[in-house]
RNA sequence: GGAGCAGACUGGUCUAUCGCUUUGUUUUUAAAACAGAGAGGAAAGUCCGGACACCAAAGUGCAGCAUAGUGGUUAAUGGCCACCAGCCGUGAGGUUAGGAAAAGUGCAACAGAAAGAAUGUACAGGUAAUGCUGUAGUGAAAUCAGGUAAACUCUAUGUGGUGCAAUGUCAUGUAUACCAGCGUAUGAGUGCGGCACGUGCCAUGCUGGAGGGUAGGCAGCUAAAGCUAUUUAGUAAUAAAUAGUUCAGAUAAAUGAUAGACAUGGGAACUCCCAUUACAGAAUUCGGCUUAUAGGUCUGCUCUUUUU
Numbered sequence: 001g002g003a004g005c006a007g008a009c010u011g012g013u014c015u016a017u018c019g020c021u022u023u024g025u026u027u028u029u030a031a032a033a034c035a036g037a038g039a040g041g042a043a044a045g046u047c048c049g050g051a052c053a054c055c056a057a058a059g060u061g062c063a064g065c066a067u068a069g070u071g072g073u074u075a076a077u078g079g080c081c082a083c084c085a086g087c088c089g090u091g092a093g094g095u096u097a098g099g100a101a102a103a104g105u106g107c108a109a110c111a112g113a114a115a116g117a118a119u120g121u122a123c124a125g126g127u128a129a130u131g132c133u134g135u136a137g138u139g140a141a142a143u144c145a146g147g148u149a150a151a152c153u154c155u156a157u158g159u160g161g162u163g164c165a166a167u168g169u170c171a172u173g174u175a176u177a178c179c180a181g182c183g184u185a186u187g188a189g190u191g192c193g194g195c196a197c198g199u200g201c202c203a204u205g206c207u208g209g210a211g212g213g214u215a216g217g218c219a220g221c222u223a224a225a226g227c228u229a230u231u232u233a234g235u236a237a238u239a240a241a242u243a244g245u246u247c248a249g250a251u252a253a254a255u256g257a258u259a260g261a262c263a264u265g266g267g268a269a270c271u272c273c274c275a276u277u278a279c280a281g282a283a284u285u286c287g288g289c290u291u292a293u294a295g296g297u298c299u300g301c302u303c304u305u306u307u308u
Stems, first nucleotide, its partner, number of pairs: 001304010012262007020038008040279001044290002047288005052163004059197004064159005069083005084098001085096004099154002104152002106148002121136005167219004178209005188204001189201004226245008263276005
């Protein structure tokens, strides 16, 4: 100098003016003034796991579903970390749906004589006789066969459901109604993801017909297993302690515009010019995974070339 492997950061900042949304304080009928804040690393996908809410309480078994080397971590997971094993790579590294084939069933095109208690091509040896033995040939696999479980299955472990359109509350308004059939205290019906048992409610019910009212407001709604920094322990993931900090809560959806400066990038360029670029917009929330991403920056390691 070249080619790679792995890990991370950024993807704008500040000031002024105006505008929009929201929190708090003061005054106040409304409103006004002051102070503060305002879209991401993935907010995306809705693929996993939770928090929280409801099913009055949320049981037992079976089925179903999920996971699969060993250990650790976490609120939890199919995540993450470490070690082992198989395969790929010169290597740094990458990848694996990594338990069981003597519990059973199934599958393997073509070729070959024949693909499983199936079959007998060619040559050789042997026998009373027989593919009885060996070699060749075909094939991934050829003689109580082996392979395959991301085939069914078996084993071990685990596992309620629905979801903020959950749920709670207030107001308004109506019809505490009508007709027909069926059924019921020896429990019909209905709730508990499916089935069974069990259990709760309860005279409500189920089927059909004809009709009436409502679609609004508030809460949930942002103090969270939160975030940042340091120390200690640990290979690490991570845990604990100390200190600091509060960083949107809209409801058809606000988070912007202008000017200047700094920073960054490009142009040969410190004075000049251009630009703020990609993927893309919060809607209960957190931890992961996956996908998209212009440009820029940093760290460690591997292979190779040249010079000293």